[in-house]
Description:
RNAcentral holds the sequence, with entries from ENA. The RNA shown here (transfer RNA) has 74 nucleotides and comes from a Thermodesulfobacteriota bacterium. Rfam family: tRNA. Rfam's curators write: Transfer RNA (tRNA) molecules are approximately 80 nucleotides in length. The family's RNA type in Rfam is transfer RNA. Its mean pLDDT, the model's own confidence on a scale to 100, is 81. Taxonomically the source falls in Thermodesulfobacteriota (Bacteria, Pseudomonadati).
Formats: sequence, C1' cells, structure tokens
RNA sequence: GCUGCUGUCGUCUAGAGGGUCGAGGACACCCGACUUUGGAUCGGGUAACGGGGGUUCAAAUCCCCCCAGCAGCA
Repeated sequence: GCUGCUGUCGUCUAGAGGGUCGAGGACACCCGACUUUGGAUCGGGUAACGGGGGUUCAAAUCCCCCCAGCAGCA
C1' cells in the first nucleotide's frame, strides 16, 4: 500500500433482508419493600448504536469518507 472482518449501556451481548412509541436482555450499580443487620428474594431506576456525510417519509441496519482494532496479501 491492497483486501476482508469487527466496533451497541460500566462489562458481556440481541437486533444487521430499513418500520411498531420509547434500542431489548443478563451481570454490575442506585433507590425502595421484606429482614434485628447483612445476604437472598421482589419491585423500580440510571446508562449505549466509533465519528462525519448521503439515500429515504423513516437508518443500529443501505451507500461513501474517516478513526480504532484484528487477520491475510504485497
């Protein structure tokens, strides 16, 4: 330099043939109930689509550029 793959809450991840209003789940964290306390259990809550642009009525999803990581080729 070329090609391919990956990037989503603090962590691990689903969604990838565009469409149900809010992006879902588990663990963790916070609050509450229960309990003498703690733990367990139950209820509730906070938190994410790598960045920019385009297509579209509508983009995590399609297209382009860039960034980061990995792999292969040279």